[in-house]
Context: one part of a larger RNA
RNA sequence: GAACGAACGCUGAUGGCGUGCCUAAUACAUGCAAGUCGAGCGAGAAACCGGUGCUUGCACCGGCGGAGAGCGGCGAACGGGUGAGUAACACGUAAAUAAUCUUCCUUCAAGUUGGGGAUAACCCUGCCAACGCGGGGCUAAUACCGAAUAUUGUUAUAGAAUCGCAUGAUUUUAUAACUAAAAGUGCUUGCAUCGCUUGAAGAUGAGUUUGCGUCCCAUUAGUUAGUUGGCGGGGUAACGGCCCACCAAGACAGCGAUGGGUAGCCGGCCUGAGAGGGUGAACGGCCACAUUGGGACUGAGAUACGGCCCAGACUCCUACGGGAGGCAGCAGUAGGGAAUUUUGCGCAAUGGGGGAAACCCUGACGCAGCAACGCCAUGUGUGGGACGAAGCAUUUCGGUGUGUAAACCACUGUCAGCAGGGAAUAAGGUAUGCAUCGGCAUACUUGAAUGUACCUGCAGAGGAAGCCCCGGCUAACUUCGUGCCAGCAGCCGCGGUAAUACGAGGGGGGCAAGUGUUGUUC
Numbered sequence: 001g002a003a004c005g006a007a008c009g010c011u012g013a014u015g016g017c018g019u020g021c022c023u024a025a026u027a028c029a030u031g032c033a034a035g036u037c038g039a040g041c042g043a044g045a046a047a048c049c050g051g052u053g054c055u056u057g058c059a060c061c062g063g064c065g066g067a068g069a070g071c072g073g074c075g076a077a078c079g080g081g082u083g084a085g086u087a088a089c090a091c092g093u094a095a096a097u098a099a100u101c102u103u104c105c106u107u108c109a110a111g112u113u114g115g116g117g118a119u120a121a122c123c124c125u126g127c128c129a130a131c132g133c134g135g136g137g138c139u140a141a142u143a144c145c146g147a148a149u150a151u152u153g154u155u156a157u158a159g160a161a162u163c164g165c166a167u168g169a170u171u172u173u174a175u176a177a178c179u180a181a182a183a184g185u186g187c188u189u190g191c192a193u194c195g196c197u198u199g200a201a202g203a204u205g206a207g208u209u210u211g212c213g214u215c216c217c218a219u220u221a222g223u224u225a226g227u228u229g230g231c232g233g234g235g236u237a238a239c240g241g242c243c244c245a246c247c248a249a250g251a252c253a254g255c256g257a258u259g260g261g262u263a264g265c266c267g268g269c270c271u272g273a274g275a276g277g278g279u280g281a282a283c284g285g286c287c288a289c290a291u292u293g294g295g296a297c298u299g300a301g302a303u304a305c306g307g308c309c310c311a312g313a314c315u316c317c318u319a320c321g322g323g324a325g326g327c328a329g330c331a332g333u334a335g336g337g338a339a340u341u342u343u344g345c346g347c348a349a350u351g352g353g354g355g356a357a358a359c360c361c362u363g364a365c366g367c368a369g370c371a372a373c374g375c376c377a378u379g380u381g382u383g384g385g386a387c388g389a390a391g392c393a394u395u396u397c398g399g400u401g402u403g404u405a406a407a408c409c410a411c412u413g414u415c416a417g418c419a420g421g422g423a424a425u426a427a428g429g430u431a432u433g434c435a436u437c438g439g440c441a442u443a444c445u446u447g448a449a450u451g452u453a454c455c456u457g458c459a460g461a462g463g464a465a466g467c468c469c470c471g472g473c474u475a476a477c478u479u480c481g482u483g484c485c486a487g488c489a490g491c492c493g494c495g496g497u498a499a500u501a502c503g504a505g506g507g508g509g510g511c512a513a514g515u516g517u518u519g520u521u522c
Base pairs, nucleotide, nucleotide: 001522002521003520004519006518007517008516009515010514013378014377015376016375017374018373019371020370021336026334027333028332030331031330032329035074036073037072040071041070048063049062050061051060052059053058081289082288083287090214091213092212093211094210095209096208097207100206101205105202106201107200108199109198110197111196112195113147115145116144122137123136124135125134126133127132153178154177155176156175157174158173159172160171161170162169163168184193185192186191187190215261216260217259222252223251224250227249228248229247230246232244233243234242264286265285266284267283268279269278270277271276291312292311293310294309295308314325315324316323317322342368344367345366346365350364351362352361353360354359381411382410383409384408391402392401393400394399415463417458418457419456420455421454425449428445429444430443431442432441433440434439466511467510468509469508470507471492472491473490477506478505479504480503481502487494488493
């Protein structure tokens, strides 16, 4: 000098864009943060309408209606948070997978036949403080289970061809065995649409392996028994001591093994002429974690933040038998701390989930609020105005400085204020018509921010400047007070009676809505 997720002192006008628990991965009151589909399924409350009975305000029946639950499907593995752990194929980069999987999506090929038995909801009933748990009966499906068919596919056997990268891969012929399915909606009633099943390919996502790179300590020198390798098996989507039986005795290490400490990694960011050094907030990629530890289930995908089970700690409820909970989601509270915001608005946009769609959900996101925390922009007026007012300071008492500064005169009108007008961000959606293209036209309609941005007018200099410094380094000097006192100080050093260094006044210098100090990095 530059920088900062900064803090503290003094001061503080406006706007735009960003940023905002670095500490206790401490504990959490409350609300919200993941639902959706009635065009998969059965049943169906209230309200309303009609009828019957009539005890005149109820009961029953039918219609319309569709709540809240239930079965089922998809999603919930994304999005969002945090950085505890991790020195590791975790990350970065370059490769390998002939050792692998991949819901939804796209393309292509083939199919979607015919049956069955249950079960929740519901009704009856039992236990329980609660959470909840049974027993009996009825019922449906795109829920579940056999059967048929098998283009394909899988396995086995016997061949053939092509190729490669070692194990081998691909294509193909024959035989045998095995493996599917689900319907719904619309109407022009045989089509359309959306699904389902099998297979091939793509895309996307993921798993695994390898080369190289990745902090400090040798006052850590030896470490290792599933350890290193082999054979055979098990297991996995898949290779592999991943696991197991047997066999061998290996494997790593001064090119730093092992141990200890510290730490998420990177793109980047800061600094620097560069080389380098420091760093990993915000934004983006990867990883890990979700009260602590362990475990699997479901599923295409999790060993699953707002799922399950077990154990521990903690909190809460309890009828003492037993139960409930997990903010490192968004707000917010307590605590810790030098220190870090609102229990806001909206799904209008972008994106995501579900749905045929309308639409629903979305603390992702879009906005607003708070904070000079940072960067940028703007203002706090402009011109004229004296041999120069007053005041203040100083003085050699003549003067000099503040100083064109003020007053005064003439203007301007940014911002703020008031008044009027007033966007863009909107693409879509619905209805009708033409029409079969999956389009066109017309009408209506969708904005949180927001009556905001912006524009125009009105009045009027009015409402808007501080902080630090002035001995040298280092731009800027005098008077008074004090008297090694009080104090200053980044270093050198000032102060003991003339202090440009302490305190105050005047004057000056620097930066400016900031300015100094402290901390950290280069």
Molecule: small-subunit ribosomal RNA, 5' domain
Organism: metagenome